[in-house]
RNA sequence: GGGCCGUUAACUCAGUGGGAGAGUGCUUCCCUGACACGGAAGAAGUCAUAAGUUCAAAUCUUAUACGGCCCA
Numbered sequence: 001g002g003g004c005c006g007u008u009a010a011c012u013c014a015g016u017g018g019g020a021g022a023g024u025g026c027u028u029c030c031c032u033g034a035c036a037c038g039g040a041a042g043a044a045g046u047c048a049u050a051a052g053u054u055c056a057a058a059u060c061u062u063a064u065a066c067g068g069c070c071c072a
Stems, first nucleotide, its partner, number of pairs: 001071007010024004018055001026042005048064005
């Protein structure tokens, strides 16, 4: 330099055109002598960035950035 894949909550990830979600973690309460486990409730998002297509974009297209793999 080229090709491919990926980027969504603090972390690991799901989500192929119309509701943004799960597990773990975090906060509060219950439970306990206390902690852990367990139970109940809750907060947390620029869906990497920009542009385009569309009535409507996390989702389709293009560019850029970052990460990984392969080739040279």
The RNA shown here (transfer RNA) has 72 nucleotides and comes from a Syntrophomonadaceae bacterium. It matches the Rfam family "tRNA". By type it is a transfer RNA. Taxonomically the source falls in Syntrophomonadaceae (Bacteria, Bacillati, Bacillota, Clostridia). Its mean pLDDT, the model's own confidence on a scale to 100, is 86.